[in-house]
Context: one part of a larger RNA
RNA sequence: CUCUGGUUAAGGAACUCGGCAAAAUGAUCCCGUAAGUUAGCGAUAAGGGAUGCUCUCUCUGGUGACAUUAUUAACUGAUUGAGCCAUUGAGAGCCGCAGAGAAUCGGGGGGGGCGACUGUUUACUAAAAACAUAGGUCUAUGCUAAGUCGUAAGACGAUGUAUAUGGACUGACGCCUGCCCGGUGCUGGAAGGUUAAAAGGAGGUGUUAGACCUUGUGUCGAAGCUCCGAAUUGAAGCCCCAGUAAACGGCGGCCGUAACUAUAACGGUCCUAAGGUAGCGAAAUUCCUUGUCGGGUAAGUUCCGACCUGCACGAAUGGCGUAACGAUCUCCCCACUGUCUCAACCAGAGACUCA
Numbered sequence: 001c002u003c004u005g006g007u008u009a010a011g012g013a014a015c016u017c018g019g020c021a022a023a024a025u026g027a028u029c030c031c032g033u034a035a036g037u038u039a040g041c042g043a044u045a046a047g048g049g050a051u052g053c054u055c056u057c058u059c060u061g062g063u064g065a066c067a068u069u070a071u072u073a074a075c076u077g078a079u080u081g082a083g084c085c086a087u088u089g090a091g092a093g094c095c096g097c098a099g100a101g102a103a104u105c106g107g108g109g110g111g112g113g114c115g116a117c118u119g120u121u122u123a124c125u126a127a128a129a130a131c132a133u134a135g136g137u138c139u140a141u142g143c144u145a146a147g148u149c150g151u152a153a154g155a156c157g158a159u160g161u162a163u164a165u166g167g168a169c170u171g172a173c174g175c176c177u178g179c180c181c182g183g184u185g186c187u188g189g190a191a192g193g194u195u196a197a198a199a200g201g202a203g204g205u206g207u208u209a210g211a212c213c214u215u216g217u218g219u220c221g222a223a224g225c226u227c228c229g230a231a232u233u234g235a236a237g238c239c240c241c242a243g244u245a246a247a248c249g250g251c252g253g254c255c256g257u258a259a260c261u262a263u264a265a266c267g268g269u270c271c272u273a274a275g276g277u278a279g280c281g282a283a284a285u286u287c288c289u290u291g292u293c294g295g296g297u298a299a300g301u302u303c304c305g306a307c308c309u310g311c312a313c314g315a316a317u318g319g320c321g322u323a324a325c326g327a328u329c330u331c332c333c334c335a336c337u338g339u340c341u342c343a344a345c346c347a348g349a350g351a352c353u354c355a
Base pairs, nucleotide, nucleotide: 001350002349003348004347005346006345007344008343010341011340014339019336027051028050029049030048031047036041038172052094053093054092055091056090057089060086061085062084063083067079068078069077070076095099107334108333109332110331111330112329113328114326115325119131120130135170136169137168138167139166140165141164147156148155149154173321174320175319176318178251179250180249183248184247185244186243187242188241189240192239193238194237198233199232203228204227206225207224210220211219212218213216252270253269254268255267256266279313280310291307292306293305294304295303
């Protein structure tokens, strides 16, 4: 010097990203216990008191001696209730610094964010606000169900039957969930347009028996075989017409205007499928920004309450609240402390030096 324990004057978070770590709290009984609340909780809320030993009295319970008495002759019943054991309360006394004398053994309170909760998760850096959840909604499926696995047989679904099963989204509960179907998707429709294989075969290609002549690597060319092939017929789909947003998604700009100023209930205009409703808002979302005001501090980029100028909240990619819950995140306070001012000492184990 390092590690593991222990103690510490005065102060008490001044430490630090942050009270990390440590300290403190702690058992049982009694008293007492707020806001809020889904009336269950919150709650061991908070905050107080007692606790050892000896003796006396007392309460309750258990056991039940001696004795008395009754009919009786039994290992009987009734009364009384000593002693002992356990317990309750009261009083007196004794000792120590200290009586749950050691050990085991909650620190507490207040505000806010997120997630309702119990639960689950990155075996070996993440336990969470992520996942799940009950509840909600949409959608598919009428049974040889849809869906899934398998080439198939077959199996699961299910020895179930729409209060069932599959898929998707949301996520207890409370109050709610606005406008847009133009695009994409899905569902329905079938008049018209387009459209495959197939059918069809107008017309043509190649080949050559033969014919002809100007006899040449000539011209024409039936049937058969072969190849190409127009019109015409021809489904779903697409185009088209509707519906549908708890389907994927989307939810404007400019200019003017009120008798101080400012602002604009109001008006004009352009564009759109429709122009963001309720609620919330510098927010897990706010760039400018440490916005501005208020609170808390002597002093506060964090925190809480407001404002609204929302760069770029917003309604089941749910919105806003919410008791309870949380090894969650954040702010404040009390208690407590070697975290610190600022370090010291003690014990043990190392390192190091010498032998």